The part of an RNA shown here (large-subunit ribosomal RNA, domain VI) has 266 nucleotides and comes from an Actinomycetota bacterium. Its mean pLDDT, the model's own confidence on a scale to 100, is 85.

Context: one part of a larger RNA
RNA sequence: CGUAGGAGAUUUGAGAGGAGCUGUCCCUAGUACGAGAGGACCGGGACGGACGCACCUCUAGUGUGCCAGUUGUCCUGCCAAGGGCAGGCUGGUUAGCUACGUGCGGAACGGAUAAGCGCUGAAAGCAUCUAAGUGCGAAGCCGACCUCAAGAUGAGAUCUCCCACCAGAUCAACUGGGUAAGGCCCCUUGCUAGACGACAAGGUUGAUAGGCCGGAGCUGUAAGCACAGCAAUGUGUUCAGGCGACCGGUACUAAUAGGCCGAGGG
Repeated sequence: CGUAGGAGAUUUGAGAGGAGCUGUCCCUAGUACGAGAGGACCGGGACGGACGCACCUCUAGUGUGCCAGUUGUCCUGCCAAGGGCAGGCUGGUUAGCUACGUGCGGAACGGAUAAGCGCUGAAAGCAUCUAAGUGCGAAGCCGACCUCAAGAUGAGAUCUCCCACCAGAUCAACUGGGUAAGGCCCCUUGCUAGACGACAAGGUUGAUAGGCCGGAGCUGUAAGCACAGCAAUGUGUUCAGGCGACCGGUACUAAUAGGCCGAGGG
């Protein structure tokens, strides 16, 4: 820009893409077959490999503004307690993201067929799957499964909302303007999204983010004081103190105020 008014939702599916793999073992059955050795079709079941999709309960990894221990050095006047220094080093670790973890998938089924196997059957009194007719038959083909999808210009469908304004003109169509429903800008944000746009949640009629409060969870028993010990240190107060992302609550702070676009339907 189009989709013959303007919007907000929900959809149909022309079409396109994805997936499509395979092993071992058991039962049937030591049966059929075979002198024996050996050893099935058909059918049923179990467990895997690789691949793919999703997820984070478990396990594991990461976890540079979490907790603790600790070396050296500088600083906060000193003690004590802390802070800085390529996370200094070390031990743990929430969320998130991940695989080495977990769950699931390939199928079943239908249609038309290939090679092949047939039925009926002439030409050619026989025979013949073929000439007319007709049946079966593949991991393959078309569906079925998953995803996208009406710019599918063949521009589809359904539901709901807004209404027929003002001015000008060469007066069916056009131009300009203010509006409606609605949308955007702007702002608070996103671990439901993301390179930026977009998408999503919200903007005081509010829990969107921060703060605060509670909880979960992590770390592992703070500082100060008291006691014991010459002291290093230990014990008690103390399952303490501290704490990022997680789950809730709460308007304390910030989303204020505002601007713009947007139909009149040959």